Source information:
Model confidence (mean pLDDT): 80 of 100. A computed fold for an 84-nucleotide RNA from a Gammaproteobacteria bacterium, annotated as transfer RNA. The sequence was found in a public genome assembly.
RNA sequence: GCCCGGGUGGUGGAAUUGGUAGACACAAGGGACUUAAAAUCCCUCGAAGGAAACUUCGUGCCGGUUCGAGUCCGUCCUCGGGCA
Repeated sequence: GCCCGGGUGGUGGAAUUGGUAGACACAAGGGACUUAAAAUCCCUCGAAGGAAACUUCGUGCCGGUUCGAGUCCGUCCUCGGGCA
């Protein structure tokens, strides 16, 4: 230099003929149980605003296509692999 694959919460990791983003697990917080703990069970768990309901934003960056993009296209960044 060229080719291929990946980048999504605090972490791992799903979501593929473009149609509700974050399933599931771990971690964390709260509660139940217990004399107390462990284990187990239940609930919560991106950000901003709000008393709440709710609204808006959020998939490496910046653009594009589309009614609609994590997904398709372009550039760049980064990680891994291959060829020279």
Lineage of the source: Bacteria > Pseudomonadati > Pseudomonadota > Gammaproteobacteria.